[in-house]
Context: one part of a larger RNA
RNA sequence: CGUAGGAAACUUGAGAAGACCUGUCCCUAGUACGAGAGGACCGGGACGGACUAACCUCUGGUAUGCCAGUUGUUCUGCCAAGAGCACGGCUGGUUAGCUACGUUGGGGAGGGAUAACCGCUGAAAGCAUCUAAGCGGGAAGCCUGCUUCAAGAUUAGGUUUCCAGGGAAUACGUUCCCGAAGGCGCCCUAUAGACUAUGGGGUUGAUAGGCUAGAAGUGGAAGCAUGGUAACAUGUGCAGCUGACUAGUACUAAUCCGCCAACAA
Numbered sequence: 001c002g003u004a005g006g007a008a009a010c011u012u013g014a015g016a017a018g019a020c021c022u023g024u025c026c027c028u029a030g031u032a033c034g035a036g037a038g039g040a041c042c043g044g045g046a047c048g049g050a051c052u053a054a055c056c057u058c059u060g061g062u063a064u065g066c067c068a069g070u071u072g073u074u075c076u077g078c079c080a081a082g083a084g085c086a087c088g089g090c091u092g093g094u095u096a097g098c099u100a101c102g103u104u105g106g107g108g109a110g111g112g113a114u115a116a117c118c119g120c121u122g123a124a125a126g127c128a129u130c131u132a133a134g135c136g137g138g139a140a141g142c143c144u145g146c147u148u149c150a151a152g153a154u155u156a157g158g159u160u161u162c163c164a165g166g167g168a169a170u171a172c173g174u175u176c177c178c179g180a181a182g183g184c185g186c187c188c189u190a191u192a193g194a195c196u197a198u199g200g201g202g203u204u205g206a207u208a209g210g211c212u213a214g215a216a217g218u219g220g221a222a223g224c225a226u227g228g229u230a231a232c233a234u235g236u237g238c239a240g241c242u243g244a245c246u247a248g249u250a251c252u253a254a255u256c257c258g259c260c261a262a263c264a265a
Stems, first nucleotide, its partner, number of pairs: 001152001005163007015149004021049007033038001051106005059100004066093005071086006110144003117137004165178005182260004186202005207253003210249005216242003223236005
């Protein structure tokens, strides 16, 4: 821009893409078969491999503004307590998130038309013949079935709902203004993200931050007291601190406002 007014939702599916793998063992059954050795079809079940999708409950990994320990050094006047730097200084743990080494699922069943091939009936050709008329069976293959995209499918689809007025100018071709439903800007943002887009929210508000409480992590803060010559230990006290997680709470910021926008041809 189009989809013959302007919008908001929900959809149909022409078409396209993806997927399509396979092993071992057990039962049937040591049966059929076979002198024996050996050893099935058909049918049923269990467990895997590789591949693939989603996810983070578990198990691990990661963690650069989480917690603790600790070395050297500088500083905060000193003690104590801390801060900076040294690969996040090093070390031990670790929430969210992201992940695989983790978890769960998938390839299927079914239907249709067939290939080679196997048949029924059956003439030409009194026989025979699966074929000439007619009717069946038959594959990991084909069309479906499963998943995803999908009406620019210009053949531009469907359903539901909302709005469909007023004013100027006119060369009557139309142009312009206000403005409906609605949308966008702007702002707070994340289950989204390179930007954009998408989703949520914008005071009639829990959208983000803060605060409060909880979860979870770390692992017992500082100060004081007691014991010990001291290192240190114990008590106060499962303490103190805490990024992303979950609730509650308008304290802070989403204020104010601007723009676009519809034929009766």